[in-house]
RNA sequence: GCUCCGAUCGUCUAGUGGUCCAGGAUGCCAGCCUCUCACGCUGGUGACCCGGGUUCGAAUCCCGGUCGGAGCA
Numbered sequence: 001g002c003u004c005c006g007a008u009c010g011u012c013u014a015g016u017g018g019u020c021c022a023g024g025a026u027g028c029c030a031g032c033c034u035c036u037c038a039c040g041c042u043g044g045u046g047a048c049c050c051g052g053g054u055u056c057g058a059a060u061c062c063c064g065g066u067c068g069g070a071g072c073a
Base pairs, nucleotide, nucleotide: 001072002071003070004069005068006067007066010026011025012024013023018056027045028044029043030042031041032040049065050064051063052062053061
């Protein structure tokens, strides 16, 4: 330098154009339970890497950038 893959709640992860105010687990907060803590139960909290494009509609498709990984030279 070229090619390919990836980036989503604090962390891990699902999603492949509308069915979704983006779901699950864990964490955190509150409540219940307990003599107290833990466990357990219930509720709450919180995310689409950045910029542009396509589309009636984009986390999802396209282009560029940033970062990470793999391969080739």